[in-house]
Context: one part of a larger RNA
RNA sequence: CUCUCUCUAAGGAACUUAGUAAAAUAGCCCCAUAAUUUCUAAAGAAGGGGUGCCUCCUCACAAAGGGGGUCACAGUGACCAAGCUCAGGCGACUGUUUACCAAAAACACAAGUCUUCGCAAAGUUGUAAGACCUUGUAUGGGGGGCUGACGCCUGCCCAGUGCCGAAAGGUCAAGGAAGUUGGUGACCUGAUGACAAGGGAGCUGGCGACCGAAGCCCCGUUGAACGGCGGCUGUAACUAUAAUGGUCCUAAGGUAGCAAAAUUCCUUGUCGGGUAAGUUCUAACCUAAACAAAAGGCAUAACGAUCUAGGAUUGUCUCGGAAAGAGACUCG
Numbered sequence: 001c002u003c004u005c006u007c008u009a010a011g012g013a014a015c016u017u018a019g020u021a022a023a024a025u026a027g028c029c030c031c032a033u034a035a036u037u038u039c040u041a042a043a044g045a046a047g048g049g050g051u052g053c054c055u056c057c058u059c060a061c062a063a064a065g066g067g068g069g070u071c072a073c074a075g076u077g078a079c080c081a082a083g084c085u086c087a088g089g090c091g092a093c094u095g096u097u098u099a100c101c102a103a104a105a106a107c108a109c110a111a112g113u114c115u116u117c118g119c120a121a122a123g124u125u126g127u128a129a130g131a132c133c134u135u136g137u138a139u140g141g142g143g144g145g146c147u148g149a150c151g152c153c154u155g156c157c158c159a160g161u162g163c164c165g166a167a168a169g170g171u172c173a174a175g176g177a178a179g180u181u182g183g184u185g186a187c188c189u190g191a192u193g194a195c196a197a198g199g200g201a202g203c204u205g206g207c208g209a210c211c212g213a214a215g216c217c218c219c220g221u222u223g224a225a226c227g228g229c230g231g232c233u234g235u236a237a238c239u240a241u242a243a244u245g246g247u248c249c250u251a252a253g254g255u256a257g258c259a260a261a262a263u264u265c266c267u268u269g270u271c272g273g274g275u276a277a278g279u280u281c282u283a284a285c286c287u288a289a290a291c292a293a294a295a296g297g298c299a300u301a302a303c304g305a306u307c308u309a310g311g312a313u314u315g316u317c318u319c320g321g322a323a324a325g326a327g328a329c330u331c332g
Base pairs, nucleotide, nucleotide: 001327002326003325004324006322007321008320010318011317014316019313027051028050029049030048031047036041038149052070053069054068055067056066057065058064071075084311085310087308088307089306090304091303095107096106111147112146113145114144115143116142117141123132124131125130151298152297153296155229156228157227160226161225162222164220165219169217170216171215175211176210179207180206181205182204183203184202187199188198189197230248231247232246233245234244257291269285270284272282273281
């Protein structure tokens, strides 16, 4: 020096990303237990006292209780054996998860709601036969999406996109088709020996009025569908501010609630509390750069190896020190 462990004056988190680690608390009995609350709980709340041995009594000889005595610094005498509280954030909860860096505020959940499906169902899978769903049947049924107990609630906008509906009109494919225009052309006439000219069934192209579904346009509905939810300017008997007025734009201009927040750049915002002193914390304010109502809003008892703050406690530290054991080192 390394590892394991013991003690440490005064201070007591000043250490540190962070009280990580350590210390502290501790068993059993008795007393006593607050706010809050979904009345179950919170709760072992907190806090306080007792605990050995001898003897007597109650008693059953045990246990338990009572009286008296006695020893120690210390009686759950060693070991074993909850730290606590006041608050806040998040998630209701028990659960699940990154086998080997993340256990959480992530996932799930009961519950809510929307949508789809009448059974040879929808959905998934397979080229298909088929299979799952399901030996289920519109229910505490099946599939899909979102939110996530309970409580109070869930505002405005259908202009854009999507879904759904309706079928009057516009547009519109393949196909059909009156007609029209080419190519080829058996055969016929001339006709007779040959050519030209004319007619021409059939076969095969081009164009094509008109008929022609869904879709799209058009019309309407729909937000617990994707989503969105404003400027400028004047005004009150100090000043300041603006209940109020004007004007422009919009589909509509953010309602309730909450707010320097897991969201606030300016910012260590301002004020109160806690401290001698607090960029953290808590209670408010609102000037919300850039909260906001099922990508839910706000509250919330219980719960949490969750995160943040405070006191107790301590070698984490000021700042080190002293022992023990095992290594390290030397010899064998």

RNAcentral holds the full RNA, with entries from SILVA. This is a predicted structure of a 332-nucleotide part of an RNA (large-subunit ribosomal RNA, domain IV) from Castanea mollissima. The organism belongs to Castanea, within Eukaryota. It matches the Rfam family "Bacterial large subunit ribosomal RNA". Rfam links the family to the GO terms ribosome and structural constituent of ribosome.